[in-house]
RNA sequence: UCACACCCCACGGGAGAGACCUCGGAGGCUCCGGUCGCCGAGGCGCCGAAGGCGCAACCGCCCCCGGAAACGCUCAGGCAUCCAGGACCGGGGGGUGGGG
Repeated sequence: UCACACCCCACGGGAGAGACCUCGGAGGCUCCGGUCGCCGAGGCGCCGAAGGCGCAACCGCCCCCGGAAACGCUCAGGCAUCCAGGACCGGGGGGUGGGG
């Protein structure tokens, strides 16, 4: 000095699934019969790309054994918009490592 691998930071992009039902809370409207959205809880239904788990594709090396996916399970999380989160991708900054 060049690229590569890993880690951290910030930035950009980033999907899916009920504007469902019931109850409660404060509030608005009302022809006082009701009705509207917001917040919270529960129920059923659903999603999977934080995390987690797997008897799992696949890999190491044939077995044992080990590692293990964007696959599977949905514990957790999530399900109008917004906000938040978000695997993964991109370039940028920094650190470490062994190489040319």